[in-house]
The RNA shown here (SAM riboswitch aptamer (S box leader)) has 106 nucleotides and comes from a Prolixibacteraceae bacterium. The sequence was found by an Rfam model in a public genome assembly. Of the family's consensus pairs, 88% are formed in the model. The organism belongs to Prolixibacteraceae, within Bacteria. Model confidence (mean pLDDT): 86 of 100.
RNA sequence: UGGUUAUUGAGAAGAGGGGAGAGAACGGGCUCCGCGAACCUCUGGCAACCUGUCGCCCAACGGCUGAAAAGGUGCCAAAACCCGGCCGGAAACGGAGUGAUAAUUG
Numbered sequence: 001u002g003g004u005u006a007u008u009g010a011g012a013a014g015a016g017g018g019g020a021g022a023g024a025a026c027g028g029g030c031u032c033c034g035c036g037a038a039c040c041u042c043u044g045g046c047a048a049c050c051u052g053u054c055g056c057c058c059a060a061c062g063g064c065u066g067a068a069a070a071g072g073u074g075c076c077a078a079a080a081c082c083c084g085g086c087c088g089g090a091a092a093c094g095g096a097g098u099g100a101u102a103a104u105u106g
Base pairs, nucleotide, nucleotide: 001106002105003104004103005102006101007100008099013043014042015041016040017039021032022031023030026084027083028082029081044076045075046074049072050071051070053067054066055064056063057062080098086095087094088093
């Protein structure tokens, strides 16, 4: 960095450093921000994708809307902040696409 599959309206913030932006990208809006943005570090937390553990089922392979949260990731304003751009639809809305995360693979 590409492919595949799954998920994507839930959930979870303090401190130190930093010093003006941030909310992926384009357009429109809206919001956050010197009462301190991005980013970095530490601590805490959320979740339960993967590993392991426990429980239950199975002769076994293995399975489960199961439990917990030790390990590997991820995440912790607002729906992926909202709408649009492509398709369907009068609209509501649905789909595609894009992004993100996980697992796997080149």